[in-house]
RNA sequence: AACCUAUCCAGAGGAUCCGAGGGACCUGGCCCGACGACGGUCCGGCAACCUGCCCAGCAAGGUGCCAAUGCCAGGAACGAUGAGGU
Numbered sequence: 001a002a003c004c005u006a007u008c009c010a011g012a013g014g015a016u017c018c019g020a021g022g023g024a025c026c027u028g029g030c031c032c033g034a035c036g037a038c039g040g041u042c043c044g045g046c047a048a049c050c051u052g053c054c055c056a057g058c059a060a061g062g063u064g065c066c067a068a069u070g071c072c073a074g075g076a077a078c079g080a081u082g083a084g085g086u
Base pairs, nucleotide, nucleotide: 001086003084005082006081007080008079013043014042015041016040017039021032022031023030025075026074027073028072029071044066045065046064049062050061051060052058053057070078
C1' cells in the first nucleotide's frame, strides 16, 4: 500500500511556541480565526477498538480522539480511526 471488517448525531481543554488562514477533496452554504484560529510541544482528559486483568466491569499497555453529526446539502475512484490480513 491493495484487500476485508466494525464504527463515525454520546463524550473529553489548559499552558506554551508559531503566525494566517482553517473546518479532508469539488460546488454551494454555514461556522472558527490577530480577543491568535489551524498546526507543533507539554500536561490533563474522553472513550473502550485491540492487549491485559480479579471480565455486568476496570483503565495498566497499544492506537484513537478532545468546536459544531465526517459542520450541513449534493457529488466522488469519497474520507478517517481501530481490528484483521497478503
Molecule: SAM riboswitch aptamer (S box leader)
Organism: Acidimicrobiaceae bacterium